[in-house]
Context: one part of a larger RNA
RNA sequence: GAUUGAACGCUGGCGGUAUGCUUAACACAUGCAAGUCGAACGGUAACGAAGCUAGCUUGCUAGCAGGCGACGAGUGGCGGACGGGUGAGUAACGCGUGGGAAUCUACCUAGUAGUGGGGGAUAGCCAGGAGAAAUCCUGAAUAAUACCGCAUACGCCCUACGGGGGAAAGAGGCCCUCUUCUUGAAAGGUCUCACUAUUAGAUGAGCCCGCGUUAGAUUAGCUAGUUGGUGAGGUAAGAGCUCACCAAGGCAACGAUCUAUAGCUGGUCUGAGAGGAUGACCAGCCACAUUGGGACUGAGACACGGCCCAGACUCCUACGGGAGGCAGCAGUGGGGAAUAUUGGACAAUGGGCGCAAGCCUGAUCCAGCAAUACCGCGUGUGUGAAGAAGGCCUUAGGGUUGUAAAGCACUUUCAGUAGGGAGGAAAAGUUAGUCGUUAAUAACGGCUAACCCUGACGUUACCUACAGAAGAAGCACCGGCAAACUCCGUGCCAGCAGCCGCGGUAAUACGGAGGGUGCGAGCGUUAAUC
Numbered sequence: 001g002a003u004u005g006a007a008c009g010c011u012g013g014c015g016g017u018a019u020g021c022u023u024a025a026c027a028c029a030u031g032c033a034a035g036u037c038g039a040a041c042g043g044u045a046a047c048g049a050a051g052c053u054a055g056c057u058u059g060c061u062a063g064c065a066g067g068c069g070a071c072g073a074g075u076g077g078c079g080g081a082c083g084g085g086u087g088a089g090u091a092a093c094g095c096g097u098g099g100g101a102a103u104c105u106a107c108c109u110a111g112u113a114g115u116g117g118g119g120g121a122u123a124g125c126c127a128g129g130a131g132a133a134a135u136c137c138u139g140a141a142u143a144a145u146a147c148c149g150c151a152u153a154c155g156c157c158c159u160a161c162g163g164g165g166g167a168a169a170g171a172g173g174c175c176c177u178c179u180u181c182u183u184g185a186a187a188g189g190u191c192u193c194a195c196u197a198u199u200a201g202a203u204g205a206g207c208c209c210g211c212g213u214u215a216g217a218u219u220a221g222c223u224a225g226u227u228g229g230u231g232a233g234g235u236a237a238g239a240g241c242u243c244a245c246c247a248a249g250g251c252a253a254c255g256a257u258c259u260a261u262a263g264c265u266g267g268u269c270u271g272a273g274a275g276g277a278u279g280a281c282c283a284g285c286c287a288c289a290u291u292g293g294g295a296c297u298g299a300g301a302c303a304c305g306g307c308c309c310a311g312a313c314u315c316c317u318a319c320g321g322g323a324g325g326c327a328g329c330a331g332u333g334g335g336g337a338a339u340a341u342u343g344g345a346c347a348a349u350g351g352g353c354g355c356a357a358g359c360c361u362g363a364u365c366c367a368g369c370a371a372u373a374c375c376g377c378g379u380g381u382g383u384g385a386a387g388a389a390g391g392c393c394u395u396a397g398g399g400u401u402g403u404a405a406a407g408c409a410c411u412u413u414c415a416g417u418a419g420g421g422a423g424g425a426a427a428a429g430u431u432a433g434u435c436g437u438u439a440a441u442a443a444c445g446g447c448u449a450a451c452c453c454u455g456a457c458g459u460u461a462c463c464u465a466c467a468g469a470a471g472a473a474g475c476a477c478c479g480g481c482a483a484a485c486u487c488c489g490u491g492c493c494a495g496c497a498g499c500c501g502c503g504g505u506a507a508u509a510c511g512g513a514g515g516g517u518g519c520g521a522g523c524g525u526u527a528a529u530c
């Protein structure tokens, strides 16, 4: 000199853009953060509309049908493995980079072949019971895209090549061209979405290897599933991954083992570079979710807001037994020099579910707080010598503050008040046209056009008008380094100090004043890095 996720002291007008527990991976009150689908299902606890039946204060009270819009609880499907947080552990194939072969992959895309015919349960509900509660038990009845056989098998799997094995589920909209009853339905047709098997792709993930990746030798030897083989098991998959047997290997001064420290990287800071330091925010990877262990479900987890066991802690209890996990967003206590609101909205972007409308979303977008950082703007402009008054100094003549002020003439940025006012909005929906599909002018899907709406921010950005210099300057320093000097007080005292050093009666170095210098909504100090 540059820099910072900074803090402290004094001071503080506005805006934009960023950033904001670096410490206790300490403990957490409260609210919210993952739901959704009635177009899978049986149903109807609540709400609403219309209807029916009574009562009447003639538009409200009660009751009645799941018939309708819907929908609590429940069965079922998909999603809770993403998104969000933290850096405790880890010196490791963890990360970075470059390769490899023995693998899996829900949803999505493309292709091929199918979707036939049956069965038995079970939850909710009902009845009964146990318990303080959490919750649980018994009985009866019931549905499905839940579950299980049978049939079929182009692909698929196993094979001793003879053969053997293995699947599925329906739902919704529309239409009567043909058949049956004929009001309209059934069968049927058609469209859309689902379902099964399999092939390929895409995406994501698992595994292996070369090289690189902190310090200590005041750590020199370490290792028995250890190193290799055979066989078996196991996994989606290679492998001592696991087991039995056999052999005695394997690593190490090119630093094994042990100890300490640490998430890694793209990057960031500094520097002419080489390098040094660092890993906040943003992005990629990894690890973790009160501590330790375990598996279940699933395409995917050994799962932050799932389960089980054990430990510590907290809470409830009728003492028998139960409940909990903010390193999600806010917020509280504590620790600390120190770090924000128990805010708004799903309008946009994205995600989950759904045919869709839509619902959910503390992701996200916004707002609030903080000069924490960077950037921009303002606190007026011109004129004005009687060089006013006052202050300070003085050789008492004067000098300086100083065109500074006052005065005169202007301007109105920003803030204030009032009015106007973009863009972030495209979709979705309705109607019409056209194309595809179809028996079809129906339904459904694609495209086009018109209409209709959707904004948290928001009193938005921006523009116009009004009034008036009106509301807006401090901080540090002045002995040398290093820009800037005098007076008074003090008297080795009080004090200053980054280094040299000042102060013991004339202190440009302490304290105050006047003056000056530097930077400026900041200035200085401390800490840290180069």
Base pairs, nucleotide, nucleotide: 001530002529003528004527006526007525008524009523010522013377014376015375016374017373018372019370020369021335026333027332028331030330031329032328035078036077037076040075041074043071044070047069048068051064052063053062054061055060056059085288086287087286094213095212096211097210098209099208100207103205104204108201109200110199111198112197113196114195116150118148119147126139127138128137129136130135156165157164158163170193171192172191173190174189175188179186180185181184214260215259216258221251222250223249226248227247228246229245230244231243232242233241263285264284265283266282267278268277269276270275290311291310292309293308294307313324314323315322316321341367343366344365345364349363350361351360352359353358380410381409382408383407390401391400392399393398414471416466417465418464419463420462424457429451430450431449432448433447434446435445436444474519475518476517477516478515479500480499481498485514486513487512488511489510495502496501
Predicted 3D model of a 530-nucleotide part of an RNA (small-subunit ribosomal RNA, 5' domain) from an uncultured prokaryote.
The full RNA is in RNAcentral, with records from ENA.
Its mean pLDDT, the model's own confidence on a scale to 100, is 87.
It matches the Rfam family "Bacterial small subunit ribosomal RNA".